[in-house]
Large-subunit ribosomal RNA, domain VI from a Planctomycetota bacterium, 253 nucleotides, folded computationally. Lineage of the source: Bacteria > Pseudomonadati > Planctomycetota.

Context: one part of a larger RNA
RNA sequence: UGUAGGAUUACUGCGAAGACAUCUCCUUAGUACGAGAGGAUUGGGAGGUACGUACCUCUGGUGUGCCUGUUGUCGGUGAACCGGCAGUGCAGGGUAGCUAAGUACGGAACGGAUAACCACUGAAAGCAUCUAAGUGGGAAGCUCGCUUCAAAAAUAGUAAUCCCUUGAGGAUCGAGGAAGACGACCUCGUUGAUAGGCCGGGCGUGUAAGCGUCGAAAGGCGUUCAGCUUACCGGUACUAAUCAUCCGAUUGA
Numbered sequence: 001u002g003u004a005g006g007a008u009u010a011c012u013g014c015g016a017a018g019a020c021a022u023c024u025c026c027u028u029a030g031u032a033c034g035a036g037a038g039g040a041u042u043g044g045g046a047g048g049u050a051c052g053u054a055c056c057u058c059u060g061g062u063g064u065g066c067c068u069g070u071u072g073u074c075g076g077u078g079a080a081c082c083g084g085c086a087g088u089g090c091a092g093g094g095u096a097g098c099u100a101a102g103u104a105c106g107g108a109a110c111g112g113a114u115a116a117c118c119a120c121u122g123a124a125a126g127c128a129u130c131u132a133a134g135u136g137g138g139a140a141g142c143u144c145g146c147u148u149c150a151a152a153a154a155u156a157g158u159a160a161u162c163c164c165u166u167g168a169g170g171a172u173c174g175a176g177g178a179a180g181a182c183g184a185c186c187u188c189g190u191u192g193a194u195a196g197g198c199c200g201g202g203c204g205u206g207u208a209a210g211c212g213u214c215g216a217a218a219g220g221c222g223u224u225c226a227g228c229u230u231a232c233c234g235g236u237a238c239u240a241a242u243c244a245u246c247c248g249a250u251u252g253a
Base pairs, nucleotide, nucleotide: 005163006162007161008160009159010158011157015149016148017147018146021049022048023047024046025045026044027043033038051106052105053104054103055102059100060099061098062097066093067092068091069090070089071086072085073084074083075082076081111143112142117137118136119135120134164252169247170246171245172244173189174188175187176186177185194240195239196238197236198235199234200233201232204228205227210223211222212221213220214219
C1' cells in the first nucleotide's frame, strides 16, 4: 500500500518452521532356549548422558556512582575527618539486572495410511500360489498428535462492539519501560504514581563520626546488631509529564 466506509478487540488456520536422540540398572528370570558354557524376546519399573526451552527460589559468577579494610602521595591552612590520583590503587564482601556450573520442564502416548516383509481367501493353470479381483498384519520413517509463527491464504477469512464532520480513531509532543541498534512494541500524561526526589521497609556491609574512658603509644572498650546503603518493595504530587497542533472515513463504486 492492498484486502470496496473507518476503527477497536477477540479469533479461525491454508500453510510454514521446530522437536523427534540415547545409555545403564532392577524385575519378568537365571525363566524360554541349550549337553553345557551361556542366556533372551516380551511386559513393567528406576536412574542417567547429551541436546532444547524457560527461569533466578536455591548454589555460585559478575556486579568500575553499594559497604568495609589498607599503602603511597597531593589537596581541604595544623590535628581529626574527608576528597583526588595511582588498572575500580590494592584487598575482603555484595543488592538489582544479566547469567550457568544452578532450578524446572521436554522428546511421548493414542490413532490413520504404508515400506521391506509376514499372511487369509483365491483363480488364470481341476493342483499349487500373499495377487490377478478381494482382505489383514507390519517401521525411529509418512500423517495426525506436541510447540511456535501464521489473513498478503489475491478464494486477501470469521465474530463482537463502536463511529460517521457536533470528529470514531490515530499521530506529533512529553514522563518512562523486565521493549529496544533506529523505527517498532508496551505503560502513563494532573480525572495522574510514568520517572526523579522524599518517606518507610528490604538487601548488603559489619559496629560510623563525635564524645567518654583505659593505655606512654599503636590501639582497646562504651555510647552502637551502629553508621552508610545503586538498580529491589510499598507509599507520597514536592519536581517533570504544560499549552497545544496535525491527520482522519463526506453513510461507503
It matches the Rfam family "Bacterial large subunit ribosomal RNA". Its mean pLDDT, the model's own confidence on a scale to 100, is 87.